[in-house]
RNA sequence: AACGAGCAAUUAGCGCCAGGCCUUGAAAAAGGUGACGAGGAAGUAUGUUAUCGAAACAUUCGGCGGAUGCAUACUCGGCUCUGCAGUCGUAAUAAAUUGUUUAAAAACAUAGAGAGAUCUGUGAACAGAAACAAUUUAAAGCAGUCUU
Numbered sequence: 001a002a003c004g005a006g007c008a009a010u011u012a013g014c015g016c017c018a019g020g021c022c023u024u025g026a027a028a029a030a031g032g033u034g035a036c037g038a039g040g041a042a043g044u045a046u047g048u049u050a051u052c053g054a055a056a057c058a059u060u061c062g063g064c065g066g067a068u069g070c071a072u073a074c075u076c077g078g079c080u081c082u083g084c085a086g087u088c089g090u091a092a093u094a095a096a097u098u099g100u101u102u103a104a105a106a107a108c109a110u111a112g113a114g115a116g117a118u119c120u121g122u123g124a125a126c127a128g129a130a131a132c133a134a135u136u137u138a139a140a141g142c143a144g145u146c147u148u
Stems, first nucleotide, its partner, number of pairs: 014065004019061001020033005036053003042075007076089004081144004093138008108123006
């Protein structure tokens, strides 16, 4: 030095790059870019183009892998006197209304790195979905047990 083993940390708009585009170069080639945050996990299996908006309009374009989504089945759990059914997932029935809920990039300005494309830091704003709280409305069926 390589290989192997163990431990720890980081990552889900998360990682990578042979297309494209861009920079340097006579060429070969080398390098740059290639998703901005919010939100999201009962377990197992299968399938699948996996939620929300912001920015931009050579690109967040294209390709590969992965992923807490969605659907189905089973198991477990909540809603209940018990079982089935239904409906959800530990904040655990659905819908509507209202409220709460620290966006970050981009752009602009500025500082730094690089030969350059580009990259990093600082500054002040603006979302939607989901979730939570309150109110209202709606679905509550079949069978059984107990009490009156």

Predicted 3D model of a 148-nucleotide RNA (glmS glucosamine-6-phosphate activated ribozyme aptamer) from Candidatus Actinomarina sp.
The source organism's lineage runs through Bacteria, Bacillati, Actinomycetota, Candidatus Actinomarinales and Candidatus Actinomarina.
It matches the Rfam family "glmS glucosamine-6-phosphate activated ribozyme aptamer". The family's RNA type in Rfam is riboswitch.
Its mean pLDDT, the model's own confidence on a scale to 100, is 77.